The RNA shown here (transfer RNA) has 72 nucleotides and comes from a marine sediment metagenome. The sequence is in RNAcentral, with records from MGnify.
[in-house]
RNA sequence: GGACCAGUAGCUCAGGGGGAGAGCACGUGACUGAAGCUCACGGUGUCCGGGGUUCGAAUCCCUGCUGGUCCA
Numbered sequence: 001g002g003a004c005c006a007g008u009a010g011c012u013c014a015g016g017g018g019g020a021g022a023g024c025a026c027g028u029g030a031c032u033g034a035a036g037c038u039c040a041c042g043g044u045g046u047c048c049g050g051g052g053u054u055c056g057a058a059u060c061c062c063u064g065c066u067g068g069u070c071c072a
Stems, first nucleotide, its partner, number of pairs: 001071007010024004018055001026042005048064005
C1' cells in the first nucleotide's frame, strides 16, 4: 500500500428498511436479625463520526476513524 471482517446498554452479543433487544452486571422493593439465594419491577443507549438514497435508515450506498485477519 491492497483485500476482507467487526464497531449496537457497564460487559458479551442478537437484530440487516417501519416497535432498539437478550444474557450477565446494576438500581429499587419484598423476603432475612443482617447478608446471600429467590421473587417482582426498572433500560440505564447520539446503534463509531459525517454525507447520501428513501415517506421512513441501527439496517442500503459513499467517505473517514478505530480494532482484527490475510496479501504484498
Rfam family: tRNA. By type it is a transfer RNA.